[in-house]
This record gives sequence, C1' cells and structure tokens, in this order.
RNA sequence: AUUCAUCUUCGGGGCAGGGUGCAAUUCCCGACCGGCGGUAAUAGAAUAGUUUAUUAUUCUCGAGCCCGCGAACCGCAAGGUUGAUUUGGUGUAACUCCAAAGCCGACAGUAUAGUCUGGAUGGGAGAAGGUGAAG
Repeated sequence: AUUCAUCUUCGGGGCAGGGUGCAAUUCCCGACCGGCGGUAAUAGAAUAGUUUAUUAUUCUCGAGCCCGCGAACCGCAAGGUUGAUUUGGUGUAACUCCAAAGCCGACAGUAUAGUCUGGAUGGGAGAAGGUGAAG
C1' cells in the first nucleotide's frame, strides 16, 4: 500500500423583467438551475525488467439527457416503478471537450409549479479525515 473495525465532519441548485386575469414566481413571452459513482485503448507519455524483439505497471477525456446509485412512490420483505440528445468540429479515443440547435425534471398545497410553501434543522448515494488491529 491493502483489509477489517470504530469515530468525526461534510454532503442540492434555480423564474430577473413583463402579459392576461378578481386571483398565477403555477397559464403565456422570457429567465434561471442541474445530487453521487463510473466512463475502455487500437494511440501517446513515464517507470521497471530484458542480448534484441518485446513484456508488465501507472497516467490521459470532463456527462441533467451513456451506464448505474441516491431521493420520491408501491411493498412485511425480497424487490418493483422511476424523465430527457442530436448535428458538426478537434483528437488515437468524446452521445462527456468546443460550436449550435433541442429536450427532461417526484409527491402534497394553491389559478395548472424543475424554481414558492411543506414533509425536510429529515434522509441519502457518496466524499474527506482520525483512531485501533492484522499484515
């Protein structure tokens, strides 16, 4: 290094400006936001070994819409339900970068809600650190 145990902390963002209306951050124009983990090598670089050839290890490219997870809902549980992307460019490699045009977003309340209020000073995928043991 690694494995196990235990403790602590952290862990979700957003309608400006207008229109209609008795009333809308909910309709219309327009605006803004995006949890967590992963993401190959045929190519390149570095290191080690090797008579050469080559071999091994490590690194590189980044996601709301690719694959999963969490939350929410159903269920005694196992588990199930659960939204959305293309085109062009660069490059070894990108549905992840750059340019452009699109699309999606739980439940309850209320003039119809991704953005207000509420469950939630909650929960959680996970992340960082401390301590102990094995080795």